[in-house]
RNA sequence: GGGCAUUUAGCUCAGCUGGUAGAGCAUUCCUUUGACGUAGGAAAGGCCACAGGUUCGAAUCCUGUAGUGCCCA
Numbered sequence: 001g002g003g004c005a006u007u008u009a010g011c012u013c014a015g016c017u018g019g020u021a022g023a024g025c026a027u028u029c030c031u032u033u034g035a036c037g038u039a040g041g042a043a044a045g046g047c048c049a050c051a052g053g054u055u056c057g058a059a060u061c062c063u064g065u066a067g068u069g070c071c072c073a
Stems, first nucleotide, its partner, number of pairs: 001072007010025004019056001027043005049065005
C1' cells in the first nucleotide's frame, strides 16, 4: 500500500433485505428471609464509531474518515 470482517446499554451480544432499539449479566428499588444469598417483580441506562448522501422515513442502503482483528504484498 491492497483486500476481508467488525464497531449497538457498564460488559457479552441480538436486531429477520428501511418503519419509533432488545436480551443476558452487572447497577438501583420492592417482595420473599432473623440476616445474607437464591428466586420473583419493577426501574434506570443508547443521538446505534464519526461526517456526508439517498429516502416521506436509515442501526440497516451508498460514499468518505477513524478504531480493532485477520490475510496478501
Transfer RNA from a Candidatus Dojkabacteria bacterium, 73 nucleotides, folded computationally. The source organism's lineage runs through Bacteria, Bacteria candidate phyla and Candidatus Dojkabacteria. It matches the Rfam family "tRNA". Rfam classes the family as a transfer RNA. About the family: Transfer RNA (tRNA) molecules are approximately 80 nucleotides in length. The sequence was found in a public genome assembly.